[in-house]
The part of an RNA shown here (large-subunit ribosomal RNA, domain II) has 726 nucleotides and comes from Candidatus Caldatribacterium sp.
Context: one part of a larger RNA
RNA sequence: GCCGGGGAGUUUACAGCUGUGGCAAGCCUAAGGGGUAACACCCGUAAGCACAGGGAAACCAAUAAGCGCGCAACUGCCGCAAGGCAGCGAGGCGCAGGGUCUGAAAGGGCCUGGAGUCACGGCUGUAAGACUAGAAACCAGACGAUCUAUCCCUGGGCAGGGCGAAGCUAGGCGAAAGCCUAGUGGAGGCUCGAAAGGGUGCUGACGUGCAAUUCGUUCCCCAGACCUAGGGAUAGGGGCUAAAGACCAAUCUAGUCUGGUGAUAGCUAGUUCCCUCCGAAGUGGGCCUGAGCCCAGUCCCAAGCGAGGUAGCUGGUGGGGUAGAGCACUGAUUGGAAAGCAAGGGGCCGAAAGGCCCUCCUUUCCUUUCAAACUGCGAAUCCACCCGCGCCGUAGACCUUGGGAAACGGGUUACAGGGGGUAAGCUCCUGGACCGAGAGGGGGACAACCCAGACUGAGGUUAAGGUCCCCAAGUGCUGGCUAAAUGUCAAACCAAAGGGCGUCGUCAGCCUUAGACAGCGGGGAGGUAGGCUUAGAAGCAGCCAUCCUUCAAAGAAAGCGUAACAGCUCACCCGCCGAGGCUGACGGCCCCGAAAAUGGACGGGGCUAAGCCAGCCACCGAUACCUCAGAACGCAGCUUUGCGCUGCGCUGGUAGGAGGGCGUCCUAGCUGGGCAGAAGCUGGGCCGUGAGGUCCAGUGGACCGGUUAGGAUUGCAGAUCCCGGU
Numbered sequence: 001g002c003c004g005g006g007g008a009g010u011u012u013a014c015a016g017c018u019g020u021g022g023c024a025a026g027c028c029u030a031a032g033g034g035g036u037a038a039c040a041c042c043c044g045u046a047a048g049c050a051c052a053g054g055g056a057a058a059c060c061a062a063u064a065a066g067c068g069c070g071c072a073a074c075u076g077c078c079g080c081a082a083g084g085c086a087g088c089g090a091g092g093c094g095c096a097g098g099g100u101c102u103g104a105a106a107g108g109g110c111c112u113g114g115a116g117u118c119a120c121g122g123c124u125g126u127a128a129g130a131c132u133a134g135a136a137a138c139c140a141g142a143c144g145a146u147c148u149a150u151c152c153c154u155g156g157g158c159a160g161g162g163c164g165a166a167g168c169u170a171g172g173c174g175a176a177a178g179c180c181u182a183g184u185g186g187a188g189g190c191u192c193g194a195a196a197g198g199g200u201g202c203u204g205a206c207g208u209g210c211a212a213u214u215c216g217u218u219c220c221c222c223a224g225a226c227c228u229a230g231g232g233a234u235a236g237g238g239g240c241u242a243a244a245g246a247c248c249a250a251u252c253u254a255g256u257c258u259g260g261u262g263a264u265a266g267c268u269a270g271u272u273c274c275c276u277c278c279g280a281a282g283u284g285g286g287c288c289u290g291a292g293c294c295c296a297g298u299c300c301c302a303a304g305c306g307a308g309g310u311a312g313c314u315g316g317u318g319g320g321g322u323a324g325a326g327c328a329c330u331g332a333u334u335g336g337a338a339a340g341c342a343a344g345g346g347g348c349c350g351a352a353a354g355g356c357c358c359u360c361c362u363u364u365c366c367u368u369u370c371a372a373a374c375u376g377c378g379a380a381u382c383c384a385c386c387c388g389c390g391c392c393g394u395a396g397a398c399c400u401u402g403g404g405a406a407a408c409g410g411g412u413u414a415c416a417g418g419g420g421g422u423a424a425g426c427u428c429c430u431g432g433a434c435c436g437a438g439a440g441g442g443g444g445a446c447a448a449c450c451c452a453g454a455c456u457g458a459g460g461u462u463a464a465g466g467u468c469c470c471c472a473a474g475u476g477c478u479g480g481c482u483a484a485a486u487g488u489c490a491a492a493c494c495a496a497a498g499g500g501c502g503u504c505g506u507c508a509g510c511c512u513u514a515g516a517c518a519g520c521g522g523g524g525a526g527g528u529a530g531g532c533u534u535a536g537a538a539g540c541a542g543c544c545a546u547c548c549u550u551c552a553a554a555g556a557a558a559g560c561g562u563a564a565c566a567g568c569u570c571a572c573c574c575g576c577c578g579a580g581g582c583u584g585a586c587g588g589c590c591c592c593g594a595a596a597a598u599g600g601a602c603g604g605g606g607c608u609a610a611g612c613c614a615g616c617c618a619c620c621g622a623u624a625c626c627u628c629a630g631a632a633c634g635c636a637g638c639u640u641u642g643c644g645c646u647g648c649g650c651u652g653g654u655a656g657g658a659g660g661g662c663g664u665c666c667u668a669g670c671u672g673g674g675c676a677g678a679a680g681c682u683g684g685g686c687c688g689u690g691a692g693g694u695c696c697a698g699u700g701g702a703c704c705g706g707u708u709a710g711g712a713u714u715g716c717a718g719a720u721c722c723c724g725g726u
Base pairs, nucleotide, nucleotide: 001726002725003724004723005722006721011128012127013126014125015124016123017122018121019120020119021118022117023116026049027048032043033042034041053060054059063096066095067094068093069092074087075086076085077084078083097112098111099110100109101108102107131270132269133268134267138260139259140258141257142256143255149234150233151232152231153230154229155228156227157226158224160192161191162190163188167184168183169182170181171180172179173178197220198219201217202216204215205214236252238248239247273661274660275659276658277657278656283296284295285294286293287292299404300403301402302401303400304399308392309391310390312389313388315386316385317384318383319382324377325375326374330371331370332369335366336365337364338363339362340361344359345358346357347356348355349354410435411434412433413432415431416430417429418428419427420426440451441450442449455630456629457628458627459626460625461624465620466619467618468605469604470603474617476616477615478614479613480612481611487607488606498592499591500590502589503588504587505586506585507584508583509582510581511580519576520575521574522573523572525549526548527547530544531543532542555570558569559568560567631651633649634648635647636646637645638644662715664712665711666710667709668708669707670706671705672704673703680699681698682697683696684695685694686693687692
C1' cells in the first nucleotide's frame, strides 16, 4: 500500500423560533401517594406561565370601538364573457383617545381596543469533555546514583628504554668562603613507548550497520590532578559539576512513573447514503485586532402586508468643476523694449565733492512655456427628482418581521480612471467584467484573453476561430506589396533610438528637342608672378583688395600638387549623343541596428505563398441557437381528484440554507415466506435520475421478510487513524 472489522455533531438542563395536537382567559401539575404483569387510569391546585402597564422608588393605573381608509371574502346591479360599479368589510392601516414616567410648558419614552398554556417533534444558542484525534507545558505524590558527576571506606594495576636534579666520593686550586674536573647517585604533575586509559585526523569504512556511536588506520597519554574493582553518601527547582547547561539508568535549560486529565489549543488533520430548489463572501465599523470574533452588508427559509418597483432608453429641471483648455488670479517660466533706480557691486572721468555708463532690483508693455493642492472657461459621463417607454410585479414584486448560515487571506483583466514605485506576473484605491464557485469550442499546451452560461438523448444551423498535410473545411477568386524564409503569433510570449542610391507609391519645385542629366572629346586665356609679407609666396602658408581686357567661355581661383615654379583637375564654355533628368517632403513593405550558454523550434512538416494589405464568394466549426422525444421543479387553467392533462417559465454551481427520499439494527401492531430449502455467498437478467430494489441459476442448510408507527452506539477511502491479515 491493499483487504476485513472498528472509527467522529451525542446526552441532559434552561432559553429562542417554528410545526403538530389538547384545552382556552385560562393552561398545567411537581415531589409524592393509590393502582397495574407493564403501560394506562385516579389523587395531589403547592409552584410556574398568562390575564396591565409605567416608574429607581414611593406610588399611580389603560378605548371592551369615537372617526376614517381599505385587501380578501360576501351581497346586489350591469355585461355573452373577460370584467366593471356599488354596499358591507374579519384581519390590516391612519387619526383620535387613554395609563404612567419625565418636564414649568411644549414635547418625548414605554404601554394600550384580551391569547395564552401544556405535551411531543425540528432548528439554533448557553452551560457542561460537547464532533473526533493531536501538544509543548503546569501541579501533587511516589520511584531511581547497578549508567553517569563528585566525595568517603577497603583493595588492585602500571613491560622496557632515554635524560641525568640534589646529595656523596676522588683529584686539582684557594688564606678562607668556596670553585673546577671526573665519577657516583637516581629526582621528576620530565621524556620515548607496551598493557591500561582516551578518542585527534582520514570529516576513511559502515550508515534499514556487527553496533540507537561500531570497525580500520593515525593520534593523545602512560608514576600521576593516573587507571580501576567492591561497598557507601548526595534526589528533582533538588543533587553533582577543574563549568560543557555537562551528568543524574539509550530521557535533562529541570529525571521517570502515576494522578489532576477527556488540561487547554483563535492551530492542523479527519468527519461515513442519494436526489431536488436557491445560492454567497473575501467589503464598512469595532476589538492587545490583523490565522480569531462581534455588528452591518451580501445568501437561504418561513410569515405578514397588498401595489407598485426599477439596473436600461427618450425628454425635462437642478447640482458638479474632472478631461480638455487658458494664463485675469496664485505660483513657476523664455527673450526683448521702456520707465524708475533708494541701497549694493563693477568700470570711466575727477584733487575732492560728485557726475556718467553697465549690472542688480521694481513696475508697465510685447513675446515663449507650465501646474494635484491655479481658474475670468469647460465637456463626455455621473448624481437627485419628475413625465413617458421598456422590463419586473396581484401567478404577490418592493417593503416589514422572525429563524438559519457561510464569509470577513481574494485574484486576473491590450477594460476605463487614479496614488506610490526606474520597473515588476509590483503595491494601494475607484467603476465594470471574468475566475473564485463555470463545464463546452478557440488560443500548440495554458483559472480568469475571444466565443458561449452545460436537465437527459437524437438531428440540424451557426459563433469565436479556421479551410496544403498532421486536422473537419478553398492548394477559392480579384487587385497590389515583400525576396528578407521577412513572415507564416490578436495580445500575453516584445524589440528601440538611429540609419538605408533596397523597392513601390503620393505631393511640390526646378531643368529640358532653342537639346536637359550622365559620359566622352576640346577649350579653360591676357594685364599678372595683383599688392603686402617672406629665404621663397608665381590662383592655392598668411594679410588686404578681388579689377580690367579678349572672348563661345575661363574665379586675381573650389581641390590635389611643388622648397618655390612646373604639373593634374574643377567652376565656366563649345562639340558628340538624343529623352527625360535633378532636388525636397511624406507614406507602404523590406534591410541594418539584433550577443548566452547540449542541436532546435512559425505547434510541427513544410510554404515564395500555404506571407502581408484591400475586397468578394463558399465551406468547416461548440453542451450556443433551432427541431423532435423525455424528466424534475414552480405557477396557472382544466380536472374523471389520478400530484392526471394542457400551457408558460425554469433546471452550471464551492461555502452555505431549505425540501424530499434510500438503506442498516431493534421494538410494537397488522400481514406473509421457509427442509418441496430461510439467511449469507457467487454469477447473471430486469426496474429506478439516484441512494437502491426485485427476479433467475448455483452454493448453503435454518431461519427471514413486507407494511404502519416508534427508537437509534444507523451508512467510511482517507484522520503519518486503531486492531488483525497479507

The organism belongs to Candidatus Caldatribacterium, within Bacteria. Rfam family: Bacterial large subunit ribosomal RNA. RNAcentral holds the full RNA, with entries from ENA. Its mean pLDDT, the model's own confidence on a scale to 100, is 84.